[in-house]
RNA sequence: AGAGUUUGAUCCUGGCUCAGGACGAACGCUGGCGGCGUGCCUAACACAUGCAAGUCGAGCGGGGAAUAUUGAGCAGCUUGCUGCUUGGUAUUUCUAGCGGUGGACGGGUGAGUAACGCGUGAGCAACCUGCCUUUAUCAGGGGGAUAACGCAUCGAAAGAUGCGCUAAUGCCGCGUAAGACCACAGCUUCACAUGGAGCAGGGGUCAAAGGAGUAAUCCGGAUAAAGAUGGGCUCGCGUCCGAUUAGCUAGUUGGUGAGAUAACAGCCCACCAAGGCAACGAUCGGUAGCCGACCUGAGAGGGUGAUCGGCCACAUUGGAACUGAGAGACGGUCCAGACUCCUACGGGAGGCAGCAGUGGGGAAUAUUGGGCAAUGGGCGAAAGCCUGACCCAGCAACGCCGCGUGAGGGAAGAAGGGUUUCGGCUCGUAAACCUCUGUCCUAUGGGACGAAGGAAGUGACGGUACCAUAGGAGGAAGCCCCGGCUAACUACGUGCCAGCAGCCGCGGUAAUACGUAGGGGGCAAGCGUUAUCCGGAUUUACUGGGUGUAAAGGGAGCGUAGACGGUAGACCAAGUCUGAAGUGAAAGCCCGGGGCUCAACCCCGGAACUGCUUUGGAAACUGGUAAACUAGAGUGCAGGAGAGGUAAGUGGAAUUCCUAGUGUAGCGGUGAAAUGCGUAGAUAUUAGGAGGAACACCAGUGGCGAAGGCGGCUUACUGGACUGUAACUGACGUUGAGGCUCGAAAGCGUGGGGAGCAAACAGGAUUAGAUACCCUGGUAGUCCACGCCGUAAACGAUGAUUACUAGGUGUCGGGGAGUUAAACUCUUCGGUGCCGCAGCAAACGCAAUAAGUAAUCCACCUGGGGAGUACGUUCGCAAGAAUGAAACUCAAAGGAAUUGACGGGGACCCGCACAAGCGGUGGAGCAUGUGGUUUAAUUCGAAGCAACGCGAAGAACCUUACCAAGUCUUGACAUCCUUCUGACCGGACAGUAAUGUGUCCUUCCCUUCGGGGCAGGAGAGACAGGUGGUGCAUGGUUGUCGUCAGCUCGUGUCGUGAGAUGUUGGGUUAAGUCCCGCAACGAGCGCAACCCUUAUCCUCAGUAGCCAGCAGUAAGAUGGGCACUCUGUGGAGACUGCCAGGGAUAACCUGGAGGAAGGUGGGGAUGACGUCAAAUCAUCAUGCCCCUUAUGAUUUGGGCUACACACGUGCUACAAUGCCGUAAACAAAGGGAAGCGAGAGGGUGACCUGGAGCAAAUCCCAAAAAUAACGUCCCAGUUCGGACUGUAGUCUGCAACCCGACUACACGAAGCUGGAAUCGCUAGUAAUCGCAGAUCAGAAUGCUGCGGUGAAUACGUUCCCGGGUCUUGUACACACCGCCCGUCACACCAUGGGAGUCAGCAACACCCGAAGUCAGUGACUCAACCGCAAGGAGAGAGCUGCCGAAGGCGGGGCAGGUAACUGGGGUGAAGUCGUAACAAGGUA
Repeated sequence: AGAGUUUGAUCCUGGCUCAGGACGAACGCUGGCGGCGUGCCUAACACAUGCAAGUCGAGCGGGGAAUAUUGAGCAGCUUGCUGCUUGGUAUUUCUAGCGGUGGACGGGUGAGUAACGCGUGAGCAACCUGCCUUUAUCAGGGGGAUAACGCAUCGAAAGAUGCGCUAAUGCCGCGUAAGACCACAGCUUCACAUGGAGCAGGGGUCAAAGGAGUAAUCCGGAUAAAGAUGGGCUCGCGUCCGAUUAGCUAGUUGGUGAGAUAACAGCCCACCAAGGCAACGAUCGGUAGCCGACCUGAGAGGGUGAUCGGCCACAUUGGAACUGAGAGACGGUCCAGACUCCUACGGGAGGCAGCAGUGGGGAAUAUUGGGCAAUGGGCGAAAGCCUGACCCAGCAACGCCGCGUGAGGGAAGAAGGGUUUCGGCUCGUAAACCUCUGUCCUAUGGGACGAAGGAAGUGACGGUACCAUAGGAGGAAGCCCCGGCUAACUACGUGCCAGCAGCCGCGGUAAUACGUAGGGGGCAAGCGUUAUCCGGAUUUACUGGGUGUAAAGGGAGCGUAGACGGUAGACCAAGUCUGAAGUGAAAGCCCGGGGCUCAACCCCGGAACUGCUUUGGAAACUGGUAAACUAGAGUGCAGGAGAGGUAAGUGGAAUUCCUAGUGUAGCGGUGAAAUGCGUAGAUAUUAGGAGGAACACCAGUGGCGAAGGCGGCUUACUGGACUGUAACUGACGUUGAGGCUCGAAAGCGUGGGGAGCAAACAGGAUUAGAUACCCUGGUAGUCCACGCCGUAAACGAUGAUUACUAGGUGUCGGGGAGUUAAACUCUUCGGUGCCGCAGCAAACGCAAUAAGUAAUCCACCUGGGGAGUACGUUCGCAAGAAUGAAACUCAAAGGAAUUGACGGGGACCCGCACAAGCGGUGGAGCAUGUGGUUUAAUUCGAAGCAACGCGAAGAACCUUACCAAGUCUUGACAUCCUUCUGACCGGACAGUAAUGUGUCCUUCCCUUCGGGGCAGGAGAGACAGGUGGUGCAUGGUUGUCGUCAGCUCGUGUCGUGAGAUGUUGGGUUAAGUCCCGCAACGAGCGCAACCCUUAUCCUCAGUAGCCAGCAGUAAGAUGGGCACUCUGUGGAGACUGCCAGGGAUAACCUGGAGGAAGGUGGGGAUGACGUCAAAUCAUCAUGCCCCUUAUGAUUUGGGCUACACACGUGCUACAAUGCCGUAAACAAAGGGAAGCGAGAGGGUGACCUGGAGCAAAUCCCAAAAAUAACGUCCCAGUUCGGACUGUAGUCUGCAACCCGACUACACGAAGCUGGAAUCGCUAGUAAUCGCAGAUCAGAAUGCUGCGGUGAAUACGUUCCCGGGUCUUGUACACACCGCCCGUCACACCAUGGGAGUCAGCAACACCCGAAGUCAGUGACUCAACCGCAAGGAGAGAGCUGCCGAAGGCGGGGCAGGUAACUGGGGUGAAGUCGUAACAAGGUA
């Protein structure tokens, strides 16, 4: 410090996710030791048991015990001892009670609290303070009670009561009064508003306690003053969220007076006044103890408030007071509520949020331990006692820190595991083995510091830490991960299953992503996961973001509060800057030291604590004050421009309607029609009239207005801007939350008006449907007046204002200068456009009218959906508007640009693509292939073009892969091993449907004699075998777009980039063919050419070919010849080379000449980058999977040849341009030895007999046919057509039944030119005619070739199809066979409404009213004082009153749970209906 994820790719915006750190944690797996810490985050839920606050006998009276001593009595007796009982005295000791002090500290918890609660800083002239310290002074003399105790009573108990006795440092008078307080009145002084301090005066009130000690003395007591400590109160500032909480408040705010308090104060009361708080957020609701600090972060911030420390609050819930220095009191009291327990049912007792512990809750949190040795606290004179504070120990890897589980050597790279291309590689120096060490551990011995003050004594921890000796590698490693992010890879299993997953995403038979194993990586006594927080996230942006199109500028103006604000000087000092002082507790963080072996941890010192307060100073800037200025702003004066506004009036054209005339059959409307109108006279036309609305031309990215918006003309009233001038004011300015006003269209209300147009509606069309688009009608409405509504893509998707920052060119309204004038030129101000530099921007683009550079103010945004929805509130007559969420869900949604693809977008071009023609298919019969059906099987594959006379260049058996039945199991085929035999082959026999099987005969080679080779049989196992699966695991091969003209690269340049340029443009071509131009210059694969063939000529060579001349024949048969034909070799020829015109002087095009051939001459081979997961595992090869007495092999028979049907491709026809017959003519290219087979003979014929010749320019197949000639037929289902069938044959073959071809005779079907639709072909082509070949025993109408005869037509590119180039749009990129919307149906989820219902919270009104304070009363009661007494003073019980908790009741408020039904929303597998959007998306 970043990374992954939107796309085919790119840049940006933007969210989601990850890597880091932390934790009072929990869970999973695992677990050796030690140190230091930490440990109920949930139920402030309920608690058994024990302990946690006592102490003082030197305050007091008792009581008990012990000892000593001394009496009395009794008993035993060893007559002076023992024991017992009961007294006195003394000492010691214990302590129930009275009394003092402490239980207000310490300890716990965080429920409540949004508050002067906390933090920080001040104040109290408005206060208190026990114990402690200091100072001064005092303590005289009395009195009356009471608990304990005794007796008695009641009660189960708790406890209570009566009578009687008694003490004090308990209680109460009196005296004294320095002093304090109170009221009065006087003086001095100070100050900060009320006021404070001091002095003197007389008056009133107010003190005390003793104890110990022989004593000294000590400890106490009282008053006053001061200090210290601790508190109380007040104030400034700071302190969470919500405005879908906007108004709150009657003791409320203030005053006066009284009361209360330690003290101020509405703290309380009476009266008076009507205030107080709030947009700088009152009130209300929600949440929360606050801080030092802790975590994180570069910081600013954000989060947290465990442990330690400070403050606060609470103590079962609520209320209350008492005592006291201090409490509204955790282990006190009273009352009420709930709960628990005891009970004799009458009553009582209790409060772990102290330490342990229990139950419960929960994912989850410890021992009913030791000790007061230390530190600290209470009491005490002290000893001491108490102390679950505390110090320690126990439990827990909960955290941090440290240590160990060994170290060195050791290659036969062992065994074993894993993997493998079988060679190896890896675990791996790892182990074994050798040498060593001893931390932790075990045993034994020693053994602390912590203990302080002069000595002694005192240790829970603890025989612990630590030290020494000995022992033995012995007892001690796991967890997570290995697709990317992110370090680390293989095998097997699984097969969209099981599963994984933080995000992207893996898994559908070769998974580095699941599970296991091996290996590897990371961390390590831990490792992972989960929860939470910060970070990364500049993703709330103060530091440090944005708003044209990504989310985001308010529809516009006026203006309030507020914010900001021109020039020059003066003063003040609030902000600001600077110095000093106080404070900012300690701990913590940081720095420097030190102590535990180190570290964690602890100790010491420093720094820091960025803050607040006080004070001295400065005066530039902001602010303030007073007085100025004129450049901002405004006013005046002089002008011109304008659809600016309002009102009134007025004009012509057009539509429609009415009346009348002319006139006759249609009009109207559409893609085409129909509805509609019209013979009752329309449309058309002429004249007149009515009425409403809108204002052609001018008219212009022209004008005006804040925006919405404004258009005939005239008048009236009126707003604003602009130009000129510089007379006036003197900062009067800018912006503007709330507020107010204006605000298109539609809509609403009332009343008018209504020509045209026109939602709704009706009809006609279109359509699968058509609640639409089109047509005919047509009502609201559109118009006017008044009133509402308040929204728009209210858009420049761009808030307002000011200043500055290159230019160029239009246009509108003014001014100035030049020019004689017009025109024009220059210049200036204001508006409105275009182009463009810098700059900005993700890009597109903006660019003085900024989206540039700055400043001020306002508004708004923070992922998509849910949703501008719900609820609430405000406004509205309504429609609705404004404000405006959440649950849930997704990993994207989005902007700009790029390359493609696509378009019922555009432009250009090409192709038998259309058109023009010729001939077919589709109808018939047959052949053949396919589908379907059938079957035991009808083997398999091919599937739009690009499957279907295709694989198959040839299924009777074989082929053959299919079916039935039989047989074999190392196998039909290959290699290796063992053993036997000498064969194998061949022959014979039996047997079978056949193979299999069984029997018999015959029979090797070499040799070094060991054996070997070869062959066969038998045997065992490695293996063979598979036309079994996967063409979506593959190679190879092939089809197709397409013989279309394209596809790319290097360097350079442009762009942030994907990419672009080149390759686009102007011409031209069959062509990215060539030329020209150009930020491109070159190059490659394609095109073309090179190759083959054909067309002409030459040359060489003439046998098997040819024959002009010579000889010659039946015959080029022969001699001869090689001129010609022909064959073969090698050459020539064609290149737009020449001419003319066009073109740009180019490329090239058109025409011509010459030429056998002319513009690639014809044909072939040749197929760029790529597309279709195209075809083929059945040509072959091959990975993986599967079968192994079978999915292998073999035999016989059957099937692939089936047959209601459908389709493709063909053949033959339907006839006279023909059929048939007769006799004649002319090819090319091929094939031939298990072959072609001549002549000859036989047969009607297929063919047979026989065999010449020929391994071929020699012989044979071989007859070419159409054609031409002659004859016949005469338009018929025929002398057309030949299917089907019968009979008889021929040939091939082991075999023609299923299932061959051919022949003869006979039979003689459909069919008379073929619907919709559709195919081929542009010249030696179509059409037509025959010939040959491959395969092959036989079996072509198929296929591949060959020649013969030999046309028609092409105006042209509008349309159909396919393709190419450029451009445009795009929400497509699996690329239009794309994408995608809504209803409905089903399932699930969350949510709104909902008659209601259930529990809750905080208030309010009223009722009741405990305890208790206060007040009143007090007939009853009462020791202290007065009084001889009676009685009084005073106090109390009781009663009453105010207040008052809980409770009751009532109507509202708030929030929640639940609910029949209901509304929409989201998500789901491939459901249904349509086709709305994206292309002109087919109606933008």

Predicted 3D model of a 1484-nucleotide RNA (small-subunit ribosomal RNA) from a metagenome. The RNAcentral record of the sequence draws on SILVA. Rfam family: Bacterial small subunit ribosomal RNA. The literature on the family includes a 2001 paper in Science by Yusupov et al., "Crystal structure of the ribosome at 5.5 A resolution". The prediction has a mean pLDDT of 84.